Background:
SAM riboswitch aptamer (S box leader) from a Dehalococcoidia bacterium, 122 nucleotides, folded computationally. The model forms 94% of the base pairs in the Rfam consensus. Rfam family: SAM riboswitch aptamer (S box leader). Rfam describes the family as follows. The SAM riboswitch is found upstream of a number of genes which code for proteins involved in methionine or cysteine biosynthesis in Gram-positive bacteria. The organism belongs to Dehalococcoidia, within Bacteria.
RNA sequence: GGUUCAUCCAGAGUGGCUGAGGGUCACGGCCCAUCGAAGCCACGGCAACCGGCCAUCCUUCGCCGAGGUGGACACGGUGCCAAUUCCGACCCUUCCGGCACGCCGGGCGGGGAAGAUGAACG
Numbered sequence: 001g002g003u004u005c006a007u008c009c010a011g012a013g014u015g016g017c018u019g020a021g022g023g024u025c026a027c028g029g030c031c032c033a034u035c036g037a038a039g040c041c042a043c044g045g046c047a048a049c050c051g052g053c054c055a056u057c058c059u060u061c062g063c064c065g066a067g068g069u070g071g072a073c074a075c076g077g078u079g080c081c082a083a084u085u086c087c088g089a090c091c092c093u094u095c096c097g098g099c100a101c102g103c104c105g106g107g108c109g110g111g112g113a114a115g116a117u118g119a120a121c122g
Stems, first nucleotide, its partner, number of pairs: 002121007013043005021032003027088003044081003049077003053071005085114001090111003094107005
């Protein structure tokens, strides 16, 4: 890097080094940033995706294991700590406004694409 599935409007930052960009890339917005961006390091924190733990169901003569459901927990494996994945871009619905009646602009909602994270697989 690929495939499948799940989730993505909640939550959680200080210090040091460094020094100009950053919000994935490109485009349109908007925003963050020399009162210090990105990156690295240290410490701190958030969070139940997986493991482990507990209960229960199923199964069994009984137990274990496998599997389902629920719970507690940052112990282990990851992840994360401005703004919804910052918003849009493509499609659909609906509302408002404009119109030369061809459409155009804007708002709500849904979907898709792309992306992020986890788990599984090859």